[in-house]
Parts: sequence; structure tokens; C1' cells
RNA sequence: GGGACGUUAGCUCAGUUGGUUUAGAGCGCUUGCUUGACAGGCAAGAGGUCACUGGUUCGAAUCCAGUACGCCCCA
Repeated sequence: GGGACGUUAGCUCAGUUGGUUUAGAGCGCUUGCUUGACAGGCAAGAGGUCACUGGUUCGAAUCCAGUACGCCCCA
């Protein structure tokens, strides 16, 4: 330098061909209850510019282009 794949919550990841009301799960975190106190259990809750910019569309996490970052292959 060329090419493939990926980027969604603190971490690991779903998201079925663009449309449902507020984007979800597990773990973690916070609060309360339970306990003599932990652990565990139960209940509730917080937490997201869907990497960024632009475009297409009535409508974009989802499609297109570019940029950034990660990883792999080729040279």
C1' cells in the first nucleotide's frame, strides 16, 4: 500500500430481510427487604450521542460513502 471482518450499557454480546411504546440480555453497580453480620435469595432502580461525519428515505442501530480505531490476510 491492497483486501476481509468488526465497533450497540462498566464488561461479554443479541438485535430475523428499514417501521411496533421508551433499543435489549447475562454479569457487574445502586437502594430496600431478609441475616447477629456476611454470603446467598427476593424486590426495585440507575446506566446508551447504537464509533464519528455526511447521504438515501415519509422513516436509519439497520442501507450507501468517507473518516477513526481494533483484528486478520496479502504484498
Notes: The RNA shown here (transfer RNA) has 75 nucleotides and comes from a Bacteroidales bacterium. It matches the Rfam family "tRNA". By type it is a transfer RNA. The sequence was found in a public genome assembly.